[in-house]
Context: one part of a larger RNA
RNA sequence: UUAUAUUCAAGGAAUUCGGCAAAUUAACUCUGUACGUUCGCAAUAAAGAGAGCCUCCAAUGAGGUAGCAUUAAAUAAGAAGCAACGACUGGUUAUCAAAACCACAGGACUCUGCAAAUUAAACAAAAAGUAUAGAGUCUGACGUCUGCCCGGUGCUUGAAAAUAAUAAAUUUUUGUGUUAAGCUUAAAUUCAAAUUACAAGUAAACGGCGGUUCUAACUAUAAGAAUCCUAAGGUAGCGAAAUUCCUUGUCGGGUAAGUUCCGACCUGCAUGAAUGACGUCACGAUUGCUUUACUGUCUCGAAUAUAACUUCA
Numbered sequence: 001u002u003a004u005a006u007u008c009a010a011g012g013a014a015u016u017c018g019g020c021a022a023a024u025u026a027a028c029u030c031u032g033u034a035c036g037u038u039c040g041c042a043a044u045a046a047a048g049a050g051a052g053c054c055u056c057c058a059a060u061g062a063g064g065u066a067g068c069a070u071u072a073a074a075u076a077a078g079a080a081g082c083a084a085c086g087a088c089u090g091g092u093u094a095u096c097a098a099a100a101c102c103a104c105a106g107g108a109c110u111c112u113g114c115a116a117a118u119u120a121a122a123c124a125a126a127a128a129g130u131a132u133a134g135a136g137u138c139u140g141a142c143g144u145c146u147g148c149c150c151g152g153u154g155c156u157u158g159a160a161a162a163u164a165a166u167a168a169a170u171u172u173u174u175g176u177g178u179u180a181a182g183c184u185u186a187a188a189u190u191c192a193a194a195u196u197a198c199a200a201g202u203a204a205a206c207g208g209c210g211g212u213u214c215u216a217a218c219u220a221u222a223a224g225a226a227u228c229c230u231a232a233g234g235u236a237g238c239g240a241a242a243u244u245c246c247u248u249g250u251c252g253g254g255u256a257a258g259u260u261c262c263g264a265c266c267u268g269c270a271u272g273a274a275u276g277a278c279g280u281c282a283c284g285a286u287u288g289c290u291u292u293a294c295u296g297u298c299u300c301g302a303a304u305a306u307a308a309c310u311u312c313a
Stems, first nucleotide, its partner, number of pairs: 001308008010299002014297001019294001028050004036041001038141001052065005066070001078292007085284002090102002106139007118125002142279004147209003152206002154202005162196001168190005175183002210228005237271001238268001249265005
């Protein structure tokens, strides 16, 4: 000097991106237990109290007695509140990421009638199953809901007509050849699919969901009016949000002081409904903020033990 441990006056997060690290708490018995809630939970909520040994007693218990301290060592949750995300248990980047990612039960759409669809191929799987089955895709408990647009791109369906072709068959035909066969040239007729085009349907298919001008007897604002464009012009809900550039928006709360946090407002650069919207008990080694307890994180450092390194003898 470093590492690992132990202890510390007064203060107690002033440290720091951040209480990281450490400390506090702890098992058992008894009392007691809020908000919220899907009535199961929350909950060991929180907050308190007790305990040794000896004698007596059937027992509860009573009496005595030692200590600073009696679960006398060790082992054994710090607690509470608000918010975000994900319902949960579970899984994940073997070797820097465990999460808000994946999965999930639940919901929905599409395909498939069995010689099933689907799996490149398959004699195999699906399945020794049969639409309450199997396959694919999206969403993701539960609660309240899931608006408008089929113009584009997909997908499905479509009587006739249109588009779309090699081949084959029939008939005729050119050349050669022996008048024949064969080979060869050209034309006509017949048979004609998917496709394309057209039409309709379909958004829990891919996706999309406007602009300008004016207007009320203070001002302001615009229920309303006019006009252009569109397939249709964003409904409910939520909203400076994990989305807000301007921005530390404005107001309120908390602090002596708060770019974070919580509650509101709405001027949504660029929210929005299964690429789900908004809530939500419980849960989480998740994320942000706060309080309490606690502490060498710090003010501000000190001492001790052990180990190693370096230097001197």